Annotation: This is a predicted structure of a 358-nucleotide part of an RNA (large-subunit ribosomal RNA, domain IV) from a Pseudomonadota bacterium. The source organism's lineage runs through Bacteria, Pseudomonadati and Pseudomonadota. Rfam family: Bacterial large subunit ribosomal RNA. Rfam links the family to the GO terms ribosome and structural constituent of ribosome.
Context: one part of a larger RNA
RNA sequence: UCCUCGUUAAGGAACUCGGCAAAAAAACUAGGCGUAACUUCGGGAGAAGCCCUUCCUAAGCCCUGUCGCAGCAAGGCGAUUUAGGGCCGGACGCAGCUAAAGUUUCUCUGGCGACUGUUUACCAAAAACACAGCUCCCUGCGAACUCGUAAGAGGAUGUAUAGGGGGUGACGCCUGACCGAUGCGAGAAGGUUAACGCUGUCGGUCUUCCUGUUUUUACCGGAAGGCUGAACGGCCGAAGCCCUCGUCAAUGUCCGCGGUAACUAUAACCGUGUUAAAGUAGCGCAAUUCCUUUCCGGGUAAGUUCCGGAGCGCAUGAAAGGCGUAACGACUGGAGAACUGUCUCAACGAGGAGCCCG
Numbered sequence: 001u002c003c004u005c006g007u008u009a010a011g012g013a014a015c016u017c018g019g020c021a022a023a024a025a026a027a028c029u030a031g032g033c034g035u036a037a038c039u040u041c042g043g044g045a046g047a048a049g050c051c052c053u054u055c056c057u058a059a060g061c062c063c064u065g066u067c068g069c070a071g072c073a074a075g076g077c078g079a080u081u082u083a084g085g086g087c088c089g090g091a092c093g094c095a096g097c098u099a100a101a102g103u104u105u106c107u108c109u110g111g112c113g114a115c116u117g118u119u120u121a122c123c124a125a126a127a128a129c130a131c132a133g134c135u136c137c138c139u140g141c142g143a144a145c146u147c148g149u150a151a152g153a154g155g156a157u158g159u160a161u162a163g164g165g166g167g168u169g170a171c172g173c174c175u176g177a178c179c180g181a182u183g184c185g186a187g188a189a190g191g192u193u194a195a196c197g198c199u200g201u202c203g204g205u206c207u208u209c210c211u212g213u214u215u216u217u218a219c220c221g222g223a224a225g226g227c228u229g230a231a232c233g234g235c236c237g238a239a240g241c242c243c244u245c246g247u248c249a250a251u252g253u254c255c256g257c258g259g260u261a262a263c264u265a266u267a268a269c270c271g272u273g274u275u276a277a278a279g280u281a282g283c284g285c286a287a288u289u290c291c292u293u294u295c296c297g298g299g300u301a302a303g304u305u306c307c308g309g310a311g312c313g314c315a316u317g318a319a320a321g322g323c324g325u326a327a328c329g330a331c332u333g334g335a336g337a338a339c340u341g342u343c344u345c346a347a348c349g350a351g352g353a354g355c356c357c358g
Base pairs, nucleotide, nucleotide: 001353002352003351004350005349006348007347008346010344011343014342019339027103028102029101031051032050033049038043040170054091055090056089060087061086062085063084064083065080066079067078068077069076092096105337106336107335108334109333110332111331112329113328117129118128133168134167135166136165137164138163139162145154146153147152171324172323173322174321176254177253178252181251182250183247184246185245186244187243190242191241192240197235198234199233200232201231202229203228204227205226206225207224208223209222210221212219213218255273256272257271258270259269282316283313294310295309296308297307298306
């Protein structure tokens, strides 16, 4: 010096990103009383908070129990320690669950997620995932879908109150406008559109025939036929695309500019341009706000955080759900009580390591 512990005057979070860590106070593992907001009436709740606990006395009193008496009964009267509980009174101590062991802070107020659950075996347990509920799409059974080349298997020894897939995520109040684009579904009148098939033209080559030249061979030209070409037309020709409707809890998108009221300011109002439509209800400096420590109020002596309000929202917004919400959370922000070596500010003690000697 370090590690693991113990104790500490006065103060008591001044420490620190943050009460991290630690501590102890108080409390519980007994009893009695008492318990708020809010609430989905179940909870919240062991809320919080307060009191008591040992021993002695009995000649006392009360209750339960038991027994007896009369009474229809309700109830009344009496007895009792062989059964139990309580009251009054008294004693001692700082302290009466007197130990040990174990368990464990509380309150107020926001955010997020309804909840119990699940997860990055070995740096993340969460606001992430899941969830019940809601909703959309597909599927009529040899189902859709998945695995497999197939046979076949799962789905399912199930049958639309079933099965598969996508989204949202209890509950409450709700979920606005737009089908122009993309996607999906339906349609079939028209346009476009492949190969195949049918048909023709042209080129190459072979055969036959004819005319011409040449004495013949041969050559040129023509006709017909066979084969052939990654040559060129015509006819026919499906889905698709174009096209017409529908559909947003499908992918998505939800505007500018100028002016105007009898102080000022502002603009219910007016004009104009664009669009498929021009962000509705809500919420709002937010887990979203750049400017920004926005402005006002609260809390503090002092508050970039926090709570409430405001709103031209750089760049909120309705199942990539919107806004609330009791209960719940090893989640996260702010405040307080209690408590403490976290700190002012360090000290001492115990054991161990380090270091030195042997």